[in-house]
Molecule: Lysine riboswitch aptamer
RNA sequence: UCGCUUGAUAGAGGCGCGGUACACAUGAGUACUUUUCAGCAAGGUCAGGCAACCGCUGAUAAGGAAAGGGAAGACCGCCGAAGCUUUAAGGGUGGCCUGCAUCCUUUCUGCUGGGUCGGCAGAGAAUAUCUGCCGGACUGUCACAAGUUUAUUUGUGAAGCGCUAUCGUUGGC
Numbered sequence: 001u002c003g004c005u006u007g008a009u010a011g012a013g014g015c016g017c018g019g020u021a022c023a024c025a026u027g028a029g030u031a032c033u034u035u036u037c038a039g040c041a042a043g044g045u046c047a048g049g050c051a052a053c054c055g056c057u058g059a060u061a062a063g064g065a066a067a068g069g070g071a072a073g074a075c076c077g078c079c080g081a082a083g084c085u086u087u088a089a090g091g092g093u094g095g096c097c098u099g100c101a102u103c104c105u106u107u108c109u110g111c112u113g114g115g116u117c118g119g120c121a122g123a124g125a126a127u128a129u130c131u132g133c134c135g136g137a138c139u140g141u142c143a144c145a146a147g148u149u150u151a152u153u154u155g156u157g158a159a160g161c162g163c164u165a166u167c168g169u170u171g172g173c
Stems, first nucleotide, its partner, number of pairs: 001172002006168006014079001016078005024070001032063003036059005043054003046099005082112003088106007113139002116136008141158008
């Protein structure tokens, strides 16, 4: 000294990411409880077994939730923030056992630079919201090319295993 290797620390992106408690809307005048009336005798509580419990369905009137999902603002932690996905283990809930479903924790694989808008699909009670894929413009970063006003513009490409700064480290000259 460098289009080299690798590490530590600090940092940037912006409608940036996640978490916490709470107001609030939705859920829903639903579930459920009670009143009256009508119909029915079979069944119901995830599947099978066991146990326990209950008559069931509809209408009517009165009372009337909750969970999951969302969430302005606040606070906290952050910049693979985090999200989705896959593997394994453990735990919680559904009366018990087996299965199954669902939730949580740890672990592992892969994908995604970021948010945003539109379309489609899935989840969802949902026109909320979330996830995936495709497309659009935007935005940050780096590389290359061209231009100029010499520190910026335009175009193309790439991906966070990226980028910037500092201090080391390997290697080359």